About this RNA
A computed fold for a 370-nucleotide RNA from an Acidobacteriota bacterium, annotated as Bacterial RNase P class A. It matches the Rfam family "Bacterial RNase P class A". By type it is a ribozyme. Gene Ontology terms of the family: tRNA processing, dimeric ribonuclease P complex and ribonuclease P activity. Its mean pLDDT, the model's own confidence on a scale to 100, is 76. Taxonomically the source falls in Acidobacteriota (Bacteria, Pseudomonadati).
[in-house]
């Protein structure tokens, strides 16, 4: 100094006039209103994809069905989030005679069980599983087409063919046997624990893949949701009709509880008529900001500071001026121009998507100097 990823942080300030909105003060027939004052849209306010607070059902108890999470540990109100640790599987380097494997960087897993079952793996191809063997090797027969047998070590097909490499055997050959490696069990040794070591010990080994396929295991989970629900007023036609001994209790189902009621009618439904009006939930909270301590972190505690929207057909704008940021042109004096996604509605942790430009970081790359 340049390009590309990743990853954070801001996205206007400052002031004037006028307007709207919440509050607080004074004044007001404490109605309206007038004055001064303090404050008014996000980093995602969006998406409604999870999880709560708080609200009603009855006090929510039990079990089946259904959802939902899934590697270990922690953090949090919780959580399908964060943090950190494991494990696997790509890349790129070192190590090794090769192979397997070993460290490293760097990335990615929707990461409980394939030995409880049960599906499925198109086409190819001999064959995708009880096997049945196209090419091709070996042995015997046969002048020669060719036949019998044996092989699955070499070709082919394929995503994926009875575990790798290497030595030995054998008619060819094959864990047939060996060594190393893989896999499977045991023992021992760190670790909370996933899980990693041991040139430990057994055994030639159950042919593969798939569970965001059914399916087993384990943990959890009552439902409905601010248009929740509480309160005043106000109107009307405490209107009528059918059913009726049991019924209702909010995802479906069982049991168990709890309420009502049995003809002076619970409760279920049909027609009609009446209000769709205020108040309050409604913003001092798992809160923000600073700082010390604790710990790898995420978070956590301690001290100080602070109050920073609450509208309800829907406020949070409008106009100047100037100061920054970008671009374009310059006679270097300045001149135009431009400025993203996108707006609260009960509140709060996360995820997820969106974003011109400007800065700060980190990785990797090409150029140039030293």
């Nucleotide at each position: 100094c340049u390009u590309g990823c990743c990853g954070g942080a801001c996205g206007g300030g400052c002031a004037g006039c006028c307007g709207c909105u919440c509050g607080g003060u004074a004044c007001g027939a404490g109605c309206a209103g007038u004055a001064c004052u303090g404050g008014g849209a996000g980093g995602a306010a969006a998406g409604u994809c999870c999880g709560g607070u708080c609200u009603c059902c009855a006090c929510a108890g039990g079990g089946c069905a259904g959802c939902a999470u899934g590697c270990c540990g922690g953090c949090u109100a919780a959580c399908g989030g964060c943090c950190g640790g494991g494990g696997g599987g790509g890349u790129u380097c070192g190590c090794u005679c090769a192979a397997a494997g070993c460290g490293a960087a760097u990335u990615u897993c929707a990461c409980g069980g394939a030995a409880a079952g049960u599906g499925c793996c198109a086409c190819a191809g001999a064959a995708a599983a009880u096997g049945u063997a196209c090419c091709g090797c070996c042995u015997c027969g046969g002048c020669g087409a060719c036949g019998a047998g044996g092989u699955a070590a070499g070709g082919g097909u394929g995503a994926a063919a009875a575990g790798g490499u290497g030595c030995g055997g054998u008619a060819a050959g094959a864990g047939c046997g060996c060594a190393c490696c893989g896999c499977g069990g045991c023992c021992g040794a760190a670790g909370c624990g996933a899980u990693u070591c041991g040139c430990g010990c057994c055994g030639g080994c159950a042919g593969g893949g798939u569970a965001a396929a059914c399916c087993c295991c384990a943990u959890g989970c009552g439902g409905a949701g601010c248009a929740a629900g509480a309160c005043c007023a106000a109107a009307u036609a405490g209107g009528g009709g059918a059913g009726g001994a049991g019924g209702g209790g909010c995802u479906g189902c069982c049991c168990g509880c709890c309420c009502c009621g049995c003809u002076c009618g619970a409760c279920u439904u049909c027609c009609g008529g009446g209000u769709a009006g205020g108040u309050c939930g409604c913003u001092a909270g798992a809160g923000c900001c600073g700082u010390c301590c604790a710990g790898u972190a995420a978070u956590g505690g301690g001290c100080g500071g602070u109050c920073c929207a609450g509208a309800u057909g829907a406020a949070u704008g409008g106009c100047u001026g100037u100061c920054g940021c970008c671009c374009u042109c310059u006679u270097c004096g300045g001149a135009g121009g431009g400025a993203a996604c996108a707006g609260a509605a009960a509140c709060c942790g996360g995820c997820u998507u969106a974003c011109a430009g400007u800065c700060c970081g980190g990785c990797a790359g090409g150029c140039c100097u030293u």